[in-house]
RNA sequence: CUCUUAUCAAGAGUGGUGGAGGGAAUAGGCCCUGCGAAGCCCAGCAACCUGAAAGCAAACCUUGUUUGCUUCCGAUGGUGCUAAAUCCUACAGAUCAUCUUGGAUCUGGAAGAUAAGAG
Repeated sequence: CUCUUAUCAAGAGUGGUGGAGGGAAUAGGCCCUGCGAAGCCCAGCAACCUGAAAGCAAACCUUGUUUGCUUCCGAUGGUGCUAAAUCCUACAGAUCAUCUUGGAUCUGGAAGAUAAGAG
C1' cells in the first nucleotide's frame, strides 16, 4: 500500500510543556482557539487483540484436544481514543413540505478512522 471482517450518536483533563493554528482530503457550511491551537509528556477512557471462567456447536488422532460462537470478569501486555454523530452536507432511493429557488426525515452507498486477519 491492497483485500476481508467488525465498529464508528456511549466514555475520557480547569494537569505539564509548547506558542499559532486546528476540526483527514476537495468544495460548501458551521465551529474550536492567546480564557492558549497542533505536537510532545503525564493522567484518564474504552475493551479490538491479549488474559481468566462458564455454556453451546462442529471436527477428530473419541472422553479430551482443536476450531467457531455466546455470556461474564479483568486491565498484565499490543494498539486505539480523550470538542461538537466520522461536526454537517456532497452520490442514489423513499417519504414529507415547498413549488421560483433553497429544504426536512429516513435508508443505502462512497470516502475516511480504528482494530484484527491475509497478501